A computed fold for an 87-nucleotide RNA from Robertmurraya korlensis, annotated as c-di-GMP-I riboswitch aptamer. The coordinates come from a structure-prediction model, not an experiment, and the mean pLDDT is 84. NCBI's taxonomy places the organism under Bacteria, Bacilli, Caryophanales, Bacillaceae, Robertmurraya. It was read from a public genome assembly, where an Rfam model found it.
[in-house]
Order: sequence, then structure tokens, then C1' cells
RNA sequence: AAACAGAAAAGGCAAACCAUGAGAAAUUAUGGGACGCAAAGCUAGAGGGGCUUCCUUUAUUGCUAAAGAAGCUAGCCAGUUGCCGAU
Repeated sequence: AAACAGAAAAGGCAAACCAUGAGAAAUUAUGGGACGCAAAGCUAGAGGGGCUUCCUUUAUUGCUAAAGAAGCUAGCCAGUUGCCGAU
């Protein structure tokens, strides 16, 4: 110095839920709030998984189903960058 694991210290983020707003929806923003998190930082065009259906097409009496297309999820896996300095 690097890798794996992860003490202490300084800090950081913020689940559920509630209020207000956006969205057809998944979901999301702000405020409150803390379940937890060593990356719960960033990336949805590195990749995989999951979720939604305002719209288009096909089938159908209709409900609905399949496909397309668009969108969401990083606190699902993952890629990538990084704080501290005991062991």
C1' cells in the first nucleotide's frame, strides 16, 4: 500500500406509519418519524430479478388474457466510487 473481516471515534442515511402534493398505476417529492443500514452513496443504457398499464395490437358478447411500448423499483441481486484506522 492492497484485499477480506470489522473494534473505537466523528459523523451519515432513514423503514413502517402520518400529513400535504404529483402520477392512470406501480411508485415518488417535502415535512414529521426511526425499523434498520459499513456503503441504505451513485448507476435502471453493464447485467439479472421483481412491479405497473393511461396507450397500441390480437382474441372475447363482456369480464379478462397474451404481446408490444412506456414507466417504476438500487432498503432484491449486482456494477461502480468512497469515510475511520484497533485487530